Predicted 3D model of a 141-nucleotide RNA (c-di-AMP riboswitch aptamer (ydaO/yuaA leader)) from a Frankiaceae bacterium. The organism belongs to Frankiaceae, within Bacteria. Model confidence (mean pLDDT): 79 of 100. Rfam family: c-di-AMP riboswitch aptamer (ydaO/yuaA leader). About the family: This family represents a conserved RNA structure found upstream of the ydaO and yuaA genes in Bacillus subtilis and related genes in other bacteria. The ydaO/yuaA element is thought to act as a genetic 'off' switch for the ydaO and yuaA genes in its native state.
Parts: sequence; structure tokens; C1' cells
RNA sequence: UCACCGCUCGCGCAGAGGACCGAACCACGACAGGCGCGGGGGACCCACGUCUCCUGGGGUGAAGCCAACACAACCGUUGGCCGGGCCAACCCUUCGGCCCGAACCCGUCAGCUCACCUCGCAGGCGCUGCGAAGGGAAGCA
Repeated sequence: UCACCGCUCGCGCAGAGGACCGAACCACGACAGGCGCGGGGGACCCACGUCUCCUGGGGUGAAGCCAACACAACCGUUGGCCGGGCCAACCCUUCGGCCCGAACCCGUCAGCUCACCUCGCAGGCGCUGCGAAGGGAAGCA
């Protein structure tokens, strides 16, 4: 570095026994559209008084709240509450162990929301005989 297998996540399956005149992408495997999974917008009803300024507001995601210390402030540290992931065939619960609580986007604008409209399918990691118990499903890592 590649492959198998595995993890996170919506980011899977086929197309593909494989391909376009040109730019980019593309045989180190693409495009159209399809199924599937996920996100956003979007009525009546319901909810919310509205706009501007001050200090706008909103979205994806588990990635939030409070207190103390410190700081101009943010960041940070500690503690509490709360939320998320892993411990290898799948699901649920419990115990134990190890971790995470980021980042980005919209651009003054958006509650919910049938019909309807629209977008994404990436990125980042790991490598073993696995920490156990109960139940379910399944039928052999």
C1' cells in the first nucleotide's frame, strides 16, 4: 500500500460479465435512472403575538445543561446531571471494562404539516480468538 474481515455513520444493493463527441471525473471502475436508507422545505387544524435594534434566527449530528477555578473573552481544567459508541454471527436487557460529547452548514429566512418539491449515499478508522449473564430469533466464525 492492497485484499479479507470488522467499527462509526443515512452513506447500502444492483446497474457493472462494465463506459461517453468535448471539459472535469473515470478500468486504482464512471454516468443516467432504479430499489433501499437518511436529510431539508412545504396547508387546513393546532401552537407561537409580529417586526427592527440590542445580543438576529435556524439546520445536520450523541456531541447538551449546571457549578467552581482560570481568562478581557473564547478555548481550557475539575465535578455533577444527561446523551452516544465499542468489547466479532443478529436483536433486546443487565453487570463489568474501555472510550466520545466534535465539526460543519444556511444567510435575516424556515413551528408542526397531507399533497407536493428537493438533497445526500460520503468521509474517517481498526484487526482478533475475543469480558460475562438471561431471553429471543436464527441455523453455523